[in-house]
Context: one part of a larger RNA
RNA sequence: UGACGGGGACCCGCACAAGCGGUGGAGCAUGUGGUUUAAUAGGAUGCUAAGCCUAGAACCUUACCUGGGCUUGACAUGUAGGAAGUAGGAACCUGAAAGGGGGACGACCCGUAUCCAGUCGGGAGCUUACACAGGUGUUGCAUGGCUGUCGUCAGCUCGUGCCGUGAGGUGUUAGGUUAAGUCCUGCAACGAGCGCAACCAUCGUUCUUAGUUGCUAAUCGUAAGAUGCACUCUAAGGAGACUGCCGGUGGUAAACCGGAGGAAGGUGGAGAUGACGUCAAGUCAGUACGGCCCUUACGCCCAGGGCCACACACGUGCUACAAUGCGCGGUACAAAGGGUUGCCAACCCGCGAGGGGGAGCUAAUCCCAAAAAACCGCGCCCAGUUCAGAUUGAAGGCUGCAAUUCGCCUUCAUGAAGCCGGAAUCGCUAGUAAUGGCGGAUCAGCUACGCCGCCGUGAAUACGUUCCCGGGUCUUGUACA
Numbered sequence: 001u002g003a004c005g006g007g008g009a010c011c012c013g014c015a016c017a018a019g020c021g022g023u024g025g026a027g028c029a030u031g032u033g034g035u036u037u038a039a040u041a042g043g044a045u046g047c048u049a050a051g052c053c054u055a056g057a058a059c060c061u062u063a064c065c066u067g068g069g070c071u072u073g074a075c076a077u078g079u080a081g082g083a084a085g086u087a088g089g090a091a092c093c094u095g096a097a098a099g100g101g102g103g104a105c106g107a108c109c110c111g112u113a114u115c116c117a118g119u120c121g122g123g124a125g126c127u128u129a130c131a132c133a134g135g136u137g138u139u140g141c142a143u144g145g146c147u148g149u150c151g152u153c154a155g156c157u158c159g160u161g162c163c164g165u166g167a168g169g170u171g172u173u174a175g176g177u178u179a180a181g182u183c184c185u186g187c188a189a190c191g192a193g194c195g196c197a198a199c200c201a202u203c204g205u206u207c208u209u210a211g212u213u214g215c216u217a218a219u220c221g222u223a224a225g226a227u228g229c230a231c232u233c234u235a236a237g238g239a240g241a242c243u244g245c246c247g248g249u250g251g252u253a254a255a256c257c258g259g260a261g262g263a264a265g266g267u268g269g270a271g272a273u274g275a276c277g278u279c280a281a282g283u284c285a286g287u288a289c290g291g292c293c294c295u296u297a298c299g300c301c302c303a304g305g306g307c308c309a310c311a312c313a314c315g316u317g318c319u320a321c322a323a324u325g326c327g328c329g330g331u332a333c334a335a336a337g338g339g340u341u342g343c344c345a346a347c348c349c350g351c352g353a354g355g356g357g358g359a360g361c362u363a364a365u366c367c368c369a370a371a372a373a374a375c376c377g378c379g380c381c382c383a384g385u386u387c388a389g390a391u392u393g394a395a396g397g398c399u400g401c402a403a404u405u406c407g408c409c410u411u412c413a414u415g416a417a418g419c420c421g422g423a424a425u426c427g428c429u430a431g432u433a434a435u436g437g438c439g440g441a442u443c444a445g446c447u448a449c450g451c452c453g454c455c456g457u458g459a460a461u462a463c464g465u466u467c468c469c470g471g472g473u474c475u476u477g478u479a480c481a
Base pairs, nucleotide, nucleotide: 001481002480003478004477005476007475008474009473010472011471012470013469015465016464019428020427021426022425023424026319027318028317029316030315031314032313033312034310035309042053043052064305065304066303067302068301069300070299073132077131078130079129080128081127082126088105092101093100094099108123109122110121111120134294135293137292138291139290143288145283146282147281148279150277155194156193157192158191159190160189161170162169163168174185175184176183200271202269203268205239206238207237208236209235210234211233214229215228219226220225242265245259246258247257248256249255321421325380326379327378328377329376330375337368338367339366342361343360347356348355349354387418392413393412394411395410396409397408398407434457435456436455437454438453439452440451
C1' cells in the first nucleotide's frame, strides 16, 4: 500500500422488511447430469452452465456411428511432361447412392492461314508427376477479436509542487449535499484525464409547414362519393423544464422541503452508452492466428442410422387442480409488424384441419385480420364434476423426393395424475406486478409451451435499516501478500 475480520462509524441497492404473484407437489414441453448405446457429435458447470451456443436436428444441416467408395483430392495457386476425335458427354452395364465401367455425338478463345472440327503454336479445359490442398484434429493456460461478471457500482489515475531515507503519501481526506469524486465551503496543494452528467434516438404537450393511399365536422348526395384539410393521423422543422419564479430551512453556499404556473418538476418515463481493473472467467466450433498432430486419412463423397434412447436426479417453462370458474350464443374496443418462387379477399365444398376459386396488393391503398380478456343473455350447483386434459384407438388433412425410427394439424372415441403443493426458494415499487390476446425472426413443414417485440385490463405495499446478501467511503486490528 492492499486484502481480510462472526472490528467500528456513515451510506446505498426489490438486500431485508411490508405486499402481490409464483417455483419446489401433478401431467406435459424443453435443457442438463447420469445411465444406456455401434453412435446417442462438441462446447457451456455456483452467483456469471442448464428454453445456453441452436432466430427451426425427418434427408440436408452434421461435426457422431455403421457400411460402400475417392486419393493433387469437394476448393486455391504454381512448375514440368503428355494427349485433337481432346474438353464435354446421351444410351447402356454394375450399384442403396456415391463411385466404377462405357462411349453415340462432339466443341470454345487468340495467333499463323483464303475458308476450314481437325494439320502448326499458345490458352481454357483434361491427364500424369511434384510443390501443395484439406482437417468442426489439439492447446482459450501461447493469442487477436468479441462477450459475461462485479456494475451504470462511483470510482480509477496523471502532471507539477509539497511531505517521507524509502515503499509511498498528499491532491481523492474533512464539514455539508447529491442518483453521482454531483456541487459548495475549508485545506500544501494547484490543475488535468478516463468515468458521472449532458450531447444521441424514443414516448408524453404544443406550434408551423404539408394533405394522399390518411381524416370526414360543415355543404351536396339514399348510398358510393363529391367537396374540404377544421379535427384525427402521418413526418419534417421549431417551442417547452432551467430549481427559472415564490415561501421556508441552511452558513448570505451548495442544496433540501413546500407552493404557483404548466401536458410534463426537480435525472419527466424508458433506451443506447459499461472507467482503471477482477475472475489464467467464456469462446481455437463464427472468423482470424502461433505451436503441435493427421496426409490412400484425423481429408473428401455417399446410403442408412444417431443427435429424439430412459430406472433415475436437477434447472427453465406451459397447462391445470375450478364458480372472481367452465360451456354455448350475442355484441364492442388495439398497437406493432409481415407479404410477389409472397400475403391471399368475396363466393362454393367440407363438422373441421383443409380443398376449390380467383379479385386486389411491390402495399397509410389490397391481404394476413378474428383481437382476446371485458360486457349482455342462458345452462352447470361444488362433484374428480359440463373441472382438468395426459395417454391410447380409429378416421382424415397439409408440407415435403421421403413423415417407420422422428413432423404439425383436424374430427370422433378414450378420459390418467391432479382438490393449491415439505424443507427451501424466485420475480416485482406503477401503467410496474398480475392477467388477456396480437405480431415477427428462423422457416418447405415443424416438435415455439422458447425467444424478441406490441397493445388491452390493471393492483397491493414500503413502518423502517436491527438482521440476511451484494456494494461504496473513512477508520481500526493483523503472525496474510
Small-subunit ribosomal RNA, 3' major domain from a groundwater metagenome, 481 nucleotides, folded computationally.
Model confidence (mean pLDDT): 84 of 100.
Rfam family: Bacterial small subunit ribosomal RNA. Gene Ontology terms of the family: structural constituent of ribosome and ribosome.
The full RNA is in RNAcentral, with records from SILVA.